Description
A computed fold for a 677-nucleotide part of an RNA from Megasphaera cerevisiae DSM 20462, annotated as large-subunit ribosomal RNA, domain II.
Context: one part of a larger RNA
RNA sequence: ACCGGCGAGUUAUUUCAUCCAGCGAGGUUAAGCGGGAAACGUGGAGCCGAAGCGAAAGCGAGUCUGAAUAGGGCGUCCAGUUGGAUGGAAUAGACCCGAAACCACAGUGAUCUAUCCAUGCCCAGGUUGAAGCACAGGUAAAAAUGUGUGGAGGACCGAACCAGUGAGCGUUGAAAAGCUUUUGGAUGAGGUGUGGAUAGGGGUGAAAUGCCAAUCGAACGUGGAGAUAGCUGGUUCUCCCCGAAAUAGCUUUAGGGCUAGCCUCAUGGAGAGAGUACAGGCGGUAGAGCACUGAACGGGGUAGGGGCCUAUCCGGCUACUGAACCUAAUCAAACUACGAAUGGCUGUACUUAUACAUGGGAGUCAGACUGUGAGUAAUAAGGCCCAUAGUCAAGAGGGAAACAGCCCAGACCAACAGCUAAGGUCCCCAAUGCCGUACUAAGUGGCGAAGGAUGUGGAAUUUCGAAAACAACCAGGAUGUUGGCUCAGAAGCAGCCACCAUUAAAAGAGUGCGUAAUAGCUCACUGGUCGAGAGACUCUGCGCCGAAGAUGACCGGGGCUAAAGUACGGAACCGAAGCUUUGGCAUGUAGGAAACUACAUGGGUAGGGGAGCGUUCCUGCAUGGAAGAAGCCUGACCGGAAGGACAGGUGGACAGGCAGGAAGAGAGAAUGCCGGU
Numbered sequence: 001a002c003c004g005g006c007g008a009g010u011u012a013u014u015u016c017a018u019c020c021a022g023c024g025a026g027g028u029u030a031a032g033c034g035g036g037a038a039a040c041g042u043g044g045a046g047c048c049g050a051a052g053c054g055a056a057a058g059c060g061a062g063u064c065u066g067a068a069u070a071g072g073g074c075g076u077c078c079a080g081u082u083g084g085a086u087g088g089a090a091u092a093g094a095c096c097c098g099a100a101a102c103c104a105c106a107g108u109g110a111u112c113u114a115u116c117c118a119u120g121c122c123c124a125g126g127u128u129g130a131a132g133c134a135c136a137g138g139u140a141a142a143a144a145u146g147u148g149u150g151g152a153g154g155a156c157c158g159a160a161c162c163a164g165u166g167a168g169c170g171u172u173g174a175a176a177a178g179c180u181u182u183u184g185g186a187u188g189a190g191g192u193g194u195g196g197a198u199a200g201g202g203g204u205g206a207a208a209u210g211c212c213a214a215u216c217g218a219a220c221g222u223g224g225a226g227a228u229a230g231c232u233g234g235u236u237c238u239c240c241c242c243g244a245a246a247u248a249g250c251u252u253u254a255g256g257g258c259u260a261g262c263c264u265c266a267u268g269g270a271g272a273g274a275g276u277a278c279a280g281g282c283g284g285u286a287g288a289g290c291a292c293u294g295a296a297c298g299g300g301g302u303a304g305g306g307g308c309c310u311a312u313c314c315g316g317c318u319a320c321u322g323a324a325c326c327u328a329a330u331c332a333a334a335c336u337a338c339g340a341a342u343g344g345c346u347g348u349a350c351u352u353a354u355a356c357a358u359g360g361g362a363g364u365c366a367g368a369c370u371g372u373g374a375g376u377a378a379u380a381a382g383g384c385c386c387a388u389a390g391u392c393a394a395g396a397g398g399g400a401a402a403c404a405g406c407c408c409a410g411a412c413c414a415a416c417a418g419c420u421a422a423g424g425u426c427c428c429c430a431a432u433g434c435c436g437u438a439c440u441a442a443g444u445g446g447c448g449a450a451g452g453a454u455g456u457g458g459a460a461u462u463u464c465g466a467a468a469a470c471a472a473c474c475a476g477g478a479u480g481u482u483g484g485c486u487c488a489g490a491a492g493c494a495g496c497c498a499c500c501a502u503u504a505a506a507a508g509a510g511u512g513c514g515u516a517a518u519a520g521c522u523c524a525c526u527g528g529u530c531g532a533g534a535g536a537c538u539c540u541g542c543g544c545c546g547a548a549g550a551u552g553a554c555c556g557g558g559g560c561u562a563a564a565g566u567a568c569g570g571a572a573c574c575g576a577a578g579c580u581u582u583g584g585c586a587u588g589u590a591g592g593a594a595a596c597u598a599c600a601u602g603g604g605u606a607g608g609g610g611a612g613c614g615u616u617c618c619u620g621c622a623u624g625g626a627a628g629a630a631g632c633c634u635g636a637c638c639g640g641a642a643g644g645a646c647a648g649g650u651g652g653a654c655a656g657g658c659a660g661g662a663a664g665a666g667a668g669a670a671u672g673c674c675g676g677u
Base pairs, nucleotide, nucleotide: 001677002676003675004674005673006672011092012091013090014089015088016087017086018085019084020083021082022081023080026048027047028046032042033041034040052059053058062074063073064072065071095234096233098231102224103223104222105221107220108219114198115197116196117195118194119193120192121191122190123188125157126156127155128153132149133148134147135146136145161185162184163183166181167180168179169178200216202212203211204210209218237612238611239610240609241608242607247260248259249258250257251256261364262363263361264360265359266358267357268356273352274351275350276349277348278347279346280345282343287338288336289335293332294331295330298327299326300325304321305320306318307317308316309315367392368391369390370389371388372387373386375384376383397408398407399406412584413583414582415581417580418579419578423574424573425572426558427557428556432571434570435569436568437567438566439565445560451545452544455542456541457540458539459538461536462535463534464533472529473528474527475526476525478502479501480500483497484496485495508523512521513520585602586601587600588599589598590597591596613666615663616662617661618660619659620658621657623655624654631650632649633648634647635646637644638643
């Protein structure tokens, strides 16, 4: 891992509701006794109901309060009770499995390990060479010194032994701590044998919360014990009807709960509910506006302030500033002399069929995204938080390449029938290489901004032009004069000032290059050649640049250019579980005596309700079986499902049917348990 078996809402008591049954103003017994442990008999104590009100005395269809004959409160009008079944609740382990923990015991443990006690044992070999001693030498005597001797040391090197430093291997190991190599100690606070001591809030500890039998911030065993678990997981057959919530309030509350909201079932009176139209009335949002409350821009202008003058006061001036006020133009969630749409209320009409009340049963209290209106944030977020609508949740199908929340559309079953939606129609791939008019050349389409550009199409305005424009080419482009100033120089062209005049077809006191300064080239401007358009600006369609990312690649791919791109218009077709057609099933309503007919409905998680299948046992009845029961294997049978027959084989002794009853009553999941392979 697979297969097989086992594996989770039970039981008792009380209580509420519904259904069924008995009796009924009544209903019913409990223990006990008799009996056979049954049925049944007996047992009326007790319980519930038939009357309530009051704290009570008490009174009573009333009573309490009260001075009250008032008012008010609770009653008087509706049948109960006993048993059974079902669904809930309470108390019990209460659907099952699961803690970490807590407590108890004159409980078990120091064969591991910690420390201690008693008594034994062990430490190859080599090195160093303390004290002391002897001698020499030395001295007044010594000390010191030298040479020997000697053999000290938590001394040195290094086996056994003990330890465990680094690395490698091992990591479902050879091993629940090892192997290899390396390393530390190795006469000491050394190692080790045997026997003994200390015990769980206790021991022991050269102290790490270490160790106390592979277990230690409190050992193990047994018990309290099925501790508790607002937590996680699991919870076993079928079909039919309906079908949520992820919100509010409160909560030592926030992943729990209670009540309400939303779901379901029953009953009830009833037609309240929903939608649209019309009529009436409500409002202060969007927008708008600026009288109010504030904000805020330009101008005018005044008080006031500053500065100056005068100063003894009065005062005067002001290219400064500046409320209020006037004027022009604005802004506001906490501004409004205005003000929609939508909304909500009442009434009427029409169309629909809900709505409400009482009672039984729930689940839900983590929501998600999208569009719209706000807040918050950065007018960030697949962000957070409200409102509103939708979808998902609990919704399959078609489209969006793939893609819960987007678009289309809500799946009862069947069909080798048809029509459509969104979206599509060159091939992958069902359907047009469809028709018409334009645009795009960028593979734009098939990401992207500010900004930039003689890309290209359309529209409009305007200037010049056969009295010859624009471009090109030929020629001129001069004189006073090198204007004046400045300056080393300044001659059109460093800079400052002025910018006149003449000759002319035209020519600036000069547009740019250039020179040290001149010179030189060129432009404006003019003539000629040529011969028909040329220039500027605005709006707009489609394109271009701007455009850098990490494995190979930005239409799903191939591929596409008068398109298979874009815009507009048109005609067809494809396309879903939508709609239709044909057949069938179920539910509800209406009609009907029924058969049946008509219409509507039948996605579904949590959850409510309904109807069934199957297993084991019991009771009753009728049966099958050695001419072969159950079980097992095979098979093209029947039923809407759970399921049920039949036939053959195998097997070798019990088995099913019908009507009821009772449950150890259905397995795929619980890192489930046991067994097998």
Annotation: The coordinates come from a structure-prediction model, not an experiment, and the mean pLDDT is 87.